[in-house]
């Protein structure tokens, strides 16, 4: 000096699924039941590596959690910034 790496922040884009049934209730709220969604998070596995143990990815799978009017948020994408580091 500095990343195409990691983390964080800001802006923009950004889905899916019952405004279901019952009770309480002003209610779109709370509780319970049934039915669903997968893109917060979490978990599982292939090839491959490995003597065993084990390691090992996801937008795949599961649905613990979360969610199923609007809103908000979300993985992911783009841009910008900050710090750190690989490196020069």
């Nucleotide at each position: 000096c500095a990343a195409u790496c990691c983390u964080c922040u800001g802006c923009g884009g950004g889905a899916g699924a019952g405004a279901u049934c019952g009770a309480c209730c002003c209610g779109a709220g709370u509780c319970g039941g049934c039915g669903c969604c997968g893109a917060a998070g979490g978990a599982g596995c292939a090839a491959c590596c490995c003597c065993c143990c084990g390691g090992g990815a996801a937008a795949c799978u599961c649905u613990c959690a979360g969610g199923c009017a609007c809103a908000g948020g979300u993985a992911c994408c783009g841009c910008a910034g900050a710090a750190g580091u690989a490196g020069g």
Predicted 3D model of an 88-nucleotide RNA (Glycine riboswitch aptamer) from a Microthrixaceae bacterium. The sequence was found by an Rfam model in a public genome assembly. The source organism's lineage runs through Bacteria, Bacillati, Actinomycetota, Acidimicrobiia and Microthrixaceae. The coordinates come from a structure-prediction model, not an experiment, and the mean pLDDT is 80.